[in-house]
Molecule: transfer RNA
Organism: Candidatus Iainarchaeum sp.
RNA sequence: GCGAAUGUGGUUUAGUGGUAGAAUUCGACCUUGCCAAGGUCGGGACCCGGGUCCGAUCCCCGGCAUUCGCA
Numbered sequence: 001g002c003g004a005a006u007g008u009g010g011u012u013u014a015g016u017g018g019u020a021g022a023a024u025u026c027g028a029c030c031u032u033g034c035c036a037a038g039g040u041c042g043g044g045a046c047c048c049g050g051g052u053c054c055g056a057u058c059c060c061c062g063g064c065a066u067u068c069g070c071a
Stems, first nucleotide, its partner, number of pairs: 001070007010024004018054001026042005047063005
């Protein structure tokens, strides 16, 4: 330099046009003589810009970052 893949709560990830879910973490409460474990409730996210569409995490274009391949 060329090509490909990936980008979603603090972390690991599901979701592929119609209100974004789980695990873990964090907070409160319950349980216990205390701790641990467990239970209930709650907080927290779609890499950035533009386009298409009634509607975009999802489709299209560009950029950025990471990883891989070729040279």